Overview: Predicted 3D model of a 75-nucleotide RNA (c-di-GMP-I-GGC riboswitch aptamer) from Amnibacterium sp. CER49. The coordinates come from a structure-prediction model, not an experiment, and the mean pLDDT is 89. The source organism's lineage runs through Bacteria, Actinomycetota, Actinomycetes, Micrococcales and Amnibacterium.
RNA sequence: CACGACAACGGCAAACCCGGCGCGAGCCGGGGACGCAAAGCCACGGGACCCUCGAGGUCAGCCGGGUUACCGAAC
Numbered sequence: 001c002a003c004g005a006c007a008a009c010g011g012c013a014a015a016c017c018c019g020g021c022g023c024g025a026g027c028c029g030g031g032g033a034c035g036c037a038a039a040g041c042c043a044c045g046g047g048a049c050c051c052u053c054g055a056g057g058u059c060a061g062c063c064g065g066g067u068u069a070c071c072g073a074a075c
Base pairs, nucleotide, nucleotide: 003072004071011036012035016031017030018029019028020027021026034061040067041066042065044064045063046062047059048058049057050056051054
């Protein structure tokens, strides 16, 4: 560098519920865990979704890509 243990220390948090914001997709906070080795971050390509259909918006937990990072068995 790559890889990813029934390893260690830890982390995140789907559905659903409560409160708030938004026309909406959805977002934020709390509860809650289905899962995740980048489920950290970035809308660059594809894709999905929303609307007032535009030089508009949402999704990074759909797939690529970029970038940063903890640990160290095996290969």

Description:
It was read from a public genome assembly, where an Rfam model found it.